[in-house]
Predicted 3D model of a 100-nucleotide RNA (SAM riboswitch aptamer (S box leader)) from uncultured Nesterenkonia sp.
The coordinates come from a structure-prediction model, not an experiment, and the mean pLDDT is 79.
The model forms 89% of the base pairs in the Rfam consensus.

RNA sequence: CAACCAUCCAGAGCGACUGAGAGAUCUGGCUCGAAGACGUCGCAGCAACCCGCAGGGCCCACGGGCUCCGGACGGGUGCUAACGCCAGGACCGAUGGAGU
Numbered sequence: 001c002a003a004c005c006a007u008c009c010a011g012a013g014c015g016a017c018u019g020a021g022a023g024a025u026c027u028g029g030c031u032c033g034a035a036g037a038c039g040u041c042g043c044a045g046c047a048a049c050c051c052g053c054a055g056g057g058c059c060c061a062c063g064g065g066c067u068c069c070g071g072a073c074g075g076g077u078g079c080u081a082a083c084g085c086c087a088g089g090a091c092c093g094a095u096g097g098a099g100u
Stems, first nucleotide, its partner, number of pairs: 001099001004097005013043005021032003025089005044080003049076004053071001055068005084092001
């Protein structure tokens, strides 16, 4: 990284700092917010996308390979108001994987 694949109605919050808007964008709603939102950092947690490990199945030239599951143990991300807040719109957006 205008191309590819998957997911986006489940789940999971405290503290410190900061100080005015925030919920991606446009329109219209609705909501959160000086009883401190949004954001940053720390810790904790959730989840199960990727790697490792564990487990089931198949194949094997016995070196291993393929595949399924999801345990949640280690690592890489992600996420922790409301369905991606809702409706409509647009070469929509976000996250992960693969590739370059």